Background:
Lysine riboswitch aptamer from uncultured Fusobacterium sp., 165 nucleotides, folded computationally.
[in-house]
RNA sequence: GAUAGAGGAGCAAAUGACAAAAGUAGAAUUAAUGAGCCUUGCAAGCGAUGAUUUAAUUCAAAAGGGGAGUUUGCCGAAAUGAAAAAGUAGCAAAACUUUUUUGUUGGCAGUAUAAAGAAUAUUUAUACUGUUGUCAUUGAUAAAAAAGGUCAGUGGAGAGCUAUC
Numbered sequence: 001g002a003u004a005g006a007g008g009a010g011c012a013a014a015u016g017a018c019a020a021a022a023g024u025a026g027a028a029u030u031a032a033u034g035a036g037c038c039u040u041g042c043a044a045g046c047g048a049u050g051a052u053u054u055a056a057u058u059c060a061a062a063a064g065g066g067g068a069g070u071u072u073g074c075c076g077a078a079a080u081g082a083a084a085a086a087g088u089a090g091c092a093a094a095a096c097u098u099u100u101u102u103g104u105u106g107g108c109a110g111u112a113u114a115a116a117g118a119a120u121a122u123u124u125a126u127a128c129u130g131u132u133g134u135c136a137u138u139g140a141u142a143a144a145a146a147a148g149g150u151c152a153g154u155g156g157a158g159a160g161c162u163a164u165c
Base pairs, nucleotide, nucleotide: 001165002164003163004162005161008075010074011073012072013071014070015069018066026059027058028057029056030055031054032053036046037045039093040092041091042090078105079104080103081102082101083100084099085098086097087096088095106132107131108130109129110128111127112126113125114124115123116122134156135155136154137153138152139151140150141149
């Protein structure tokens, strides 16, 4: 350097009954109010033939997120910070998606804080705790020793570890 593997409630994608979103947004009618409505700015559009808001009645969604199970791709799997480019709605910003470069994180769970979210679901980040695999190292341990195994500690990180060529 190449190939093949291991960790485990392992990672991600697709599909997905279903729950929730929600009797919410919105629409119509009636009554009241009376000039604005839209993520921000400009433009466009709607508006005294009544914007917006409030109350009542009737009708009444959807997206994102979650999701048992199944299938597929894999073991920096993947996630995330920063920068650049492209795209998404008239332009700009913001927001979102994709790609590239670079930084951080071995995996999982719980708790706390913060952000997103309708949400006490869930996701992300940080810190702490626990647990687990791997390598190094210390001590102990059955036949004399070594290797290996087991037990108990300490420390490191995936650009790692194991096997073969």
NCBI's taxonomy places the organism under Bacteria, Fusobacteriota, Fusobacteriia, Fusobacteriaceae, Fusobacterium. The sequence is in RNAcentral, with records from MGnify.